The prediction has a mean pLDDT of 82. This is a predicted structure of a 72-nucleotide RNA (transfer RNA) from a Candidatus Gottesmanbacteria bacterium. Its Rfam family is "tRNA". Rfam links the family to the GO term triplet codon-amino acid adaptor activity.
RNA sequence: GGACUCGUAGCUCAGCGGUAGAGCGCUUCAUUCACAUUGAAGAGGUGGGAGGAUCAACACCUCCCGAGUCCA
Repeated sequence: GGACUCGUAGCUCAGCGGUAGAGCGCUUCAUUCACAUUGAAGAGGUGGGAGGAUCAACACCUCCCGAGUCCA
């Protein structure tokens, strides 16, 4: 220098055109003498950034940024 993959909640990831979810973690409550476990409820997201196409984008197209793999 070139090709490809990835970027979504604190962490690990799903969702592939129609109002964004799970597990773990966190908070509160119940249970206990207390802790743990278990149960219930809740908070937490400019979807890496900017444009474009579309009635509508996390999803499609372009550029940029970052990470990884391969080739030279």